The prediction has a mean pLDDT of 84. The RNA shown here (small-subunit ribosomal RNA) has 1460 nucleotides and comes from an uncultured bacterium. The sequence is in RNAcentral, with records from ENA and Greengenes. It matches the Rfam family "Bacterial small subunit ribosomal RNA".

RNA sequence: AGAGUUUGAUCCUGGCUCAGGAUGAACGCUAGCGGUGCGCCUAACACAUGCAAGUCGAGCGGAGGAUACGCAAGUAUCCUUAGCGGCGAACGGGUGAGUAACACGUGGGUAAUCUACCGCAGUCCCGGGGGUACCCCUGCGAAAGUAGGGUUAAUACCUGAUAGUCUCCCCCUUAGGGGAGUAAAGGGAAUUACCGGUCUGCGAGGAGCCUGCGUCCUAUCAGCUUGUUGGUAGAGUAAUAGCCUACCAAGGCGAUGACGGGUAGCUGGUCUGAGAGGACGGCCAGCCACACUGGGACUGAGACACGGCCCAGACUCCUACGGGAGGCAGCAGUGGGGAAUCUUCCGCAAUGGGCGAAAGCCUGACGGAGCGACACCGCGUGGGGGACGAAGGUCUUCGGAUCGUAAACCCCUUUAAGGAGGGAAGAGCAAGGACGGUACCUCCUCAAAAAGCCACGGCUAACUGCGUGCCAGCAGCCGCGGUAAUACGUGGGUGGCGAGCGUUAUCCGGAUUUACUGGGCAUAAGGGGCCUGCAGGUGGUUCCUAAAGUCCCCGGUAAAAUCUUAAGGCCUAACCUUAAGAAGACUGGGGAUACUCAGGAGCUAGAGGAAAGGAGAGGGAAGUGGAAUUCCUGGUGGAGCGGUGAAAUGCGUAGAUAUCAGGAGGAACACCCAAGGCGAAGGCAGCUUCCUGGCCUUUUCCUGACACUCAGAGGCGAAAGCUGGGGGAGCAAACGGGAUUAGAUACCCCGGUAGUCCCAGCCCUAAACAUUGGUCACUUGGUGUGGGGGAGUAAUAUCCUCUGUGCCGGAGGUAACUCGUUAAGUGACCCGCCUGGGGAGUACGGCCGCAAGGUUGAAACUCAAAGGAAUUGACGGGGGCCCGCACAAGCGGCGGAGCAUGUGGUUUAAUUCGACGCAACGCGAAGAACCUUACCUGGGCUUGUCAUCCCGAUCGCACUUUAUGGAAACAUAGAGGUCAGUUCGGCUGGAUCGGAGACAGGUGCUGCAUGGCUGUCGUCAGCUCGUGUCGUGAGAUGUUGGGUUAAGUCCCGCAACAAGCGCAACCCUUAUCCUAUGUUACCUCGCAAGAGGGUCUCUUAGGAAACUGCCGGCGAUGAGCUGGAGGAAGGUGGGGACGACGUCAAGUCAUCAUGGCCCUUAUGUCCAGGGCUACACACGUGCUACAAUGGCUUCUACAGAGGGAUGCAAGACCGCGAGGUGGAGCCAAUCCCUAAAAGAAGUCGUAGUUGGGAUCGGAGUCUGCAACUCGACUCCGUGAACCUGGAAUCGCUAGUAAUCGCGGAUCAGAACGCCGCGGUGAAUACGUUCCCGGGCCUUGUACACACCGCCCGUCACACCACGAAAGCCUGUUGUACCCGAAGCUGGUGAGUUAACCCGUAAGGGAUGCAGCCAUUUAAGGUAUGGCCGGUAAGUGGGGUGAAGUCGUAACAAGGUAACC
Repeated sequence: AGAGUUUGAUCCUGGCUCAGGAUGAACGCUAGCGGUGCGCCUAACACAUGCAAGUCGAGCGGAGGAUACGCAAGUAUCCUUAGCGGCGAACGGGUGAGUAACACGUGGGUAAUCUACCGCAGUCCCGGGGGUACCCCUGCGAAAGUAGGGUUAAUACCUGAUAGUCUCCCCCUUAGGGGAGUAAAGGGAAUUACCGGUCUGCGAGGAGCCUGCGUCCUAUCAGCUUGUUGGUAGAGUAAUAGCCUACCAAGGCGAUGACGGGUAGCUGGUCUGAGAGGACGGCCAGCCACACUGGGACUGAGACACGGCCCAGACUCCUACGGGAGGCAGCAGUGGGGAAUCUUCCGCAAUGGGCGAAAGCCUGACGGAGCGACACCGCGUGGGGGACGAAGGUCUUCGGAUCGUAAACCCCUUUAAGGAGGGAAGAGCAAGGACGGUACCUCCUCAAAAAGCCACGGCUAACUGCGUGCCAGCAGCCGCGGUAAUACGUGGGUGGCGAGCGUUAUCCGGAUUUACUGGGCAUAAGGGGCCUGCAGGUGGUUCCUAAAGUCCCCGGUAAAAUCUUAAGGCCUAACCUUAAGAAGACUGGGGAUACUCAGGAGCUAGAGGAAAGGAGAGGGAAGUGGAAUUCCUGGUGGAGCGGUGAAAUGCGUAGAUAUCAGGAGGAACACCCAAGGCGAAGGCAGCUUCCUGGCCUUUUCCUGACACUCAGAGGCGAAAGCUGGGGGAGCAAACGGGAUUAGAUACCCCGGUAGUCCCAGCCCUAAACAUUGGUCACUUGGUGUGGGGGAGUAAUAUCCUCUGUGCCGGAGGUAACUCGUUAAGUGACCCGCCUGGGGAGUACGGCCGCAAGGUUGAAACUCAAAGGAAUUGACGGGGGCCCGCACAAGCGGCGGAGCAUGUGGUUUAAUUCGACGCAACGCGAAGAACCUUACCUGGGCUUGUCAUCCCGAUCGCACUUUAUGGAAACAUAGAGGUCAGUUCGGCUGGAUCGGAGACAGGUGCUGCAUGGCUGUCGUCAGCUCGUGUCGUGAGAUGUUGGGUUAAGUCCCGCAACAAGCGCAACCCUUAUCCUAUGUUACCUCGCAAGAGGGUCUCUUAGGAAACUGCCGGCGAUGAGCUGGAGGAAGGUGGGGACGACGUCAAGUCAUCAUGGCCCUUAUGUCCAGGGCUACACACGUGCUACAAUGGCUUCUACAGAGGGAUGCAAGACCGCGAGGUGGAGCCAAUCCCUAAAAGAAGUCGUAGUUGGGAUCGGAGUCUGCAACUCGACUCCGUGAACCUGGAAUCGCUAGUAAUCGCGGAUCAGAACGCCGCGGUGAAUACGUUCCCGGGCCUUGUACACACCGCCCGUCACACCACGAAAGCCUGUUGUACCCGAAGCUGGUGAGUUAACCCGUAAGGGAUGCAGCCAUUUAAGGUAUGGCCGGUAAGUGGGGUGAAGUCGUAACAAGGUAACC
């Protein structure tokens, strides 16, 4: 510090995700030791048991016990302590429920205060008195407890005296004076000390109160408040105060967010981060709050009191049912809840606290130990050597590689563990150690008892085998898995970390993804529809003053811990200690004055005013004009009009349309009219008048910053819509009809109502768009146009300038497109708005509206994208240009019939397999009776038909043959047959047989694992590269453009210049000629055999020839085109071979080869028979026909190219014939196949025929082991369909189509197919509008699997969350009223009352108390509201979901341009 993910690729925007750190954690697997920390985050849920606050006998009287003395009574001492009394119990410890507050933090104030114990200073401690607990007695009660009577003490209580000070009052007020009132306690010791008490002041520490500033979310909470705000007087408090009461006034708070709602203890700090920030507040420390829930006070220095009291409530327990008891959010512990959090431990030795004079006692504070890998830190699980690179595992190309010096083995060490011995510090003057026989030290023993977890597709370090087969599963994101998975599971290996490792959860980071540091708004999300304008923010220029902001210096505070640095202590580290440092938006004082603010005085450049001119569809009102449509009246006229792609509905003989004249009415204003003008926007258009707003120019006269922007507010605001009243010609939602269509609730047509128009009032939204807020300043230009001014001219022109409005472009900006003085450039100020897509501008709530609806405006849930610009393609029922038998023009077919053949389907034991639009279907197959053959049935073989290796046997082998069984394979038996070399050895080679296993074998699967080969676009003219240039980039340029061509063929131009694969040419063939060659060809003679010849045909070679070369015209003089000459041939002469980059996961594992998988007495192999030949049917390709351009019969010429020894076979003879007999000749320019067919003549006479030959019967021929299933051919007989073929569709542009025959491959035999050959031999092409395919350029795109694309909505089904809903139910919070505990306060107090007073006494007084009354008030009750939430029949839309239904809305002109 970044990375992955939107695309075919690119740049950008933008979200999601990851790598880091952290935790009071939990879960999974695993686990050796130690140190230091930490350990109920949930139920502030309920708690059994024990302990956690006591102490003082030197405050007091008793009681009990012990000891001593004593006969006893008793005395003395010691110990214990229930009660009275004192101090403490308000600390310490726990928890975070409540609390958004002076609660907390920070800085101040207290002249408005208190303070026990402690310290300092000073003062005093003199008299007196009456009660009471304990105890004793008598009762009540189950208990808890309690009543009455009697006795007694104090440092308990009361009273008197004293009073410098203290409190109050008076005089006086600097000070002082006077009056009144208020104190106390003694104990111990045995005298020297000591402890205590009272009053006063000061201090220290502590506490209370007040206050500036800071402190979460929500405006879908906007108004709140009646003790409320203030005053006066009082009550009350330690003290201020509406804190409380009475009266008076009517205030107080609030967009700088009151009030309400939600959430939350606050802080030091902690985590993270470069920082700024963000999140958090567990341990430790400070503060606050709470103690079962609510209320209340008492005591006290201090509490409204965790282990106190009273009352109410809920809950639990005891009970004799009458009544009582209790409060772990102290330490342990239990139940419960939960993913989850410890011992009912030891000790007061240390530190600290309470009491005490002290000893000491108490202390679950604390010090320790225990449990838990919960965290951090440290250590170990050994070290050195050791190659046969062991065994074994795994992989393998079978060679090897790897685990791996790893192990074994040798040598060594003992941290730790175990054993034995010693043994602390922590403790101050002495004693005293829980931890602890611990840490630590020494010795001994054994390498011993001690390694796992996660990952290995990319991000992200680390790869292979097997299994699985969109299954099982993985997954943080992208995504893996459908038979070769580095992504699942497992083995091996590797990587990472290591007593841990992963996962989950949460926080910060990365995220500049809320942007202060540090973002944006034309098109990605985002400028308010527009204007006016209060608050607010900002503000020209000069001088003066002050010093609020700002800056500097000094002081205070910012607790400690934490953090940083340095040093030190535990062996080290974690941890601990010490020192220094750091941090504020706080506060006091002093200083500076540039800038900002403030106060004052000015200025004129901003702004405004005045004067003089000017343009304009600016606004409002009134009036008025012509054209046109429609309607009405009349005339003419007579059959249609109208409408469309074509029609129909409609109108018209009751006279339409057309035409003429007259009239009525409403709406809109042609031409002018424009890149034009005006207005803030919406918007504004005939003409005239009236009223009225703004703008521009010129003069530089006046004011003197008066300015800019603007939350809230106010006004305006197209169309549609609404209310009331008018109006209504045309147009026209809805609606009706006609068409179109599969349908057509549409597009088209005929009608037609709201509405459109006017008046008044609402509505308030638009793609209200320039998708661009307003103002000011600055920054090169060119060219139009509107309105002014100036210079200039005779007038135009021209120039300068101001203000509008367009276009093009520079710098610069931008992701790009593009913007560019009218900025989207460079700056300043103010406002509005954005933060992934969907859900959704929806729901709920509020406000507005008559309604429609508007405005404000979420969440759950869901996706990993959604999006912008540009690029290359592809596509378009987009455009331009151009080709092709593509259409057109022609000729002949196919589709109908019969047959052949292939395919589908069906059938079958099997009908083997493959090929499926063009580009499968007379295709693989150039030939299935057996074989072929892969299929089926049945019968056999199992190292096999075949190859290599090993062992044994044989060589009397192999092989040939016979017999038997059998369908054959095969089995059994017999006969014939008698290897080579040699070192002479059953030694070697070879062969055969037998055997075991390695292996053979497979037309079994995968053409979507492959090679090779092939088809196709397409013989279409294209496809690329190097360098350069342009672009952020994908890419572009070149290759586009103007011509031309069959052609990216060539020429010209050009930021391109060269080059490659294609095109063309080079190759073969054919057409002409020349030369050479000359048998078997050719010529002559001959009946023939043969002989002779060297012209020609022909053969085979080698050459020539054609190149737009020549001429005319056109063209840029070019490329080239066109015409012509010559020529056998002319513009590529004809034909062939040759197929660029690539596309179709095209075809082929069954030609062959081959990875992987599968079978192995079978999916191999052998054999027989069957099947591939089936047959209701459908399709493709052909043949034969339907006839007279023909059939039949007879006669008669001329080919080319092939084939022939397992062969072709002549003449001759036989047979009607297929063919047979026989065999001349020929290994072929010699012989044979070989007869060409067309042609000519005759006949037939339009008929299912003398057309046509299917089918069937009979008889044969040939091939072959064998023609039954299932061959071809022949003869005789039979004589089917078919009379020119619907929609649709195919081929062909010249020696072509059509037509005619001939040959060959395969092959024993078996072509109508295929591959070739020649004979005869046409028609037509105006042309490129249309169909199909293709090429180039351009355009649009939401397509990129690329239009066979993408994609929308309803419906149906499943699941999910949400809204509303008759209601039902919690919670919370108001209002009104009722009831009202305890307690405080006040009143009363006839009952009751030791201390003081009077009194001899009785008694009275004073005082207190009970009781009663009143105010207040918790809980409770009744009624009625608000709010949050839960739930609900049926209901609403939304989201999601491999293959559901209906249509086709959008993306191309998306087939009616789309959208608001």